[in-house]
This is a predicted structure of a 348-nucleotide part of an RNA (large-subunit ribosomal RNA, domain IV) from a wastewater metagenome.
The full RNA is in RNAcentral, with records from SILVA.
Rfam family: Bacterial large subunit ribosomal RNA.
The prediction has a mean pLDDT of 88.

Context: one part of a larger RNA
RNA sequence: CCUUUGUUAAGGAAUUAGGCAAAUUGGCCUCGUAACUUCGGGAUAAGAGGUGCCCUCUGGUGUGAAUGAAUAAUGAGCGCCGGGGGGUCGCAGUGAAAUGGUUCUAGGGACUGGUUAACAAAACCACAGGUCUCUGCAAAGCCGUAAGGCGAUGUAUAGGGGCUGACACCUGCCCAGUGCCGGAAGGUUAAAGGGAGAGGUUAGGCGCAAGCCGAAGCUUUGAACUGAAGCCCCGGUGAACGGCGGCCGUAACUAUAACGGUCCUAAGGUAGCGAAAUUCCUUGUCGGGUAAGUUCCGACCCGCACGAAAGGUGUAACAACUAGAACACUGUCUCGACGAGGGACCCG
Numbered sequence: 001c002c003u004u005u006g007u008u009a010a011g012g013a014a015u016u017a018g019g020c021a022a023a024u025u026g027g028c029c030u031c032g033u034a035a036c037u038u039c040g041g042g043a044u045a046a047g048a049g050g051u052g053c054c055c056u057c058u059g060g061u062g063u064g065a066a067u068g069a070a071u072a073a074u075g076a077g078c079g080c081c082g083g084g085g086g087g088u089c090g091c092a093g094u095g096a097a098a099u100g101g102u103u104c105u106a107g108g109g110a111c112u113g114g115u116u117a118a119c120a121a122a123a124c125c126a127c128a129g130g131u132c133u134c135u136g137c138a139a140a141g142c143c144g145u146a147a148g149g150c151g152a153u154g155u156a157u158a159g160g161g162g163c164u165g166a167c168a169c170c171u172g173c174c175c176a177g178u179g180c181c182g183g184a185a186g187g188u189u190a191a192a193g194g195g196a197g198a199g200g201u202u203a204g205g206c207g208c209a210a211g212c213c214g215a216a217g218c219u220u221u222g223a224a225c226u227g228a229a230g231c232c233c234c235g236g237u238g239a240a241c242g243g244c245g246g247c248c249g250u251a252a253c254u255a256u257a258a259c260g261g262u263c264c265u266a267a268g269g270u271a272g273c274g275a276a277a278u279u280c281c282u283u284g285u286c287g288g289g290u291a292a293g294u295u296c297c298g299a300c301c302c303g304c305a306c307g308a309a310a311g312g313u314g315u316a317a318c319a320a321c322u323a324g325a326a327c328a329c330u331g332u333c334u335c336g337a338c339g340a341g342g343g344a345c346c347c348g
Stems, first nucleotide, its partner, number of pairs: 001343008010334002014332001019329001027051005036041001038166001052088012066074002089093001101327007109318001113125002129164007141150003167314004172244003177241002179237005186232003192226002197221005204213003245263005272306001273303001284300005
């Protein structure tokens, strides 16, 4: 010097990103215990006191010696659980060890639970509850080429899928686009049907010849017309994918604009919340807390770019969650010091 560990004057978070680490607290008994609350909790809230040993008195209870004729009764001794009084020792009595520090405010998540085996335990996932949708049973859905299996030896109070996430109060407007559902009049339209017509071939006919015409059959094609779903079309549907404006003017100080005008749109953001886990400008402004506060709490609203199940706003309880504050406590620090165990190091 390193590591593990003990003690420390005065101060007591001045340390630090942050009380990280350490210290404080601690068991049992008695008293006492707030806001808030879903009336269960919160709560070991907080806070205060007691705790050893000896003597004595005494209550309850178990066992039951002995006496007794007795399974009655009396009931010594011993065990267990106590209560009252008195005394006594130490700095200290849960004398060692095991054994909560506490409180306040806010955010997000209701909760118990689960998660990145080996850097993340969380505000992530799940959850009960809510809601939409599919599925009538040989169910839908999933695995498999199939057979077959799961679903389920279940049957819509069941099963699958999506979103949300206890509870309370609520969940606004837009169906123009996309999706889904319904409709079937019209348009478009495949295979197929259909076969007008056209080509090739030639028995034959005509012709002096070159050649021309050419039935049936075979063959190569082939127009009109008929023709489903889908699409176009007509409706519905947002706890479906999603979306939810701009400019100008106006009141008897000023400022502001309840009001008016105009353009555009499918409709122009309702309630609630708001510098927020969302606010760039920004350390916004005001208030609180501090001697001093880019954090924190309460307001304001000018929301760059909150907003209603990718839920909105609240909320008791809960937590190795996040932010801020306070009390207690401390070697975190001012600022170090001393000791112990193990290393390193030196000598042998």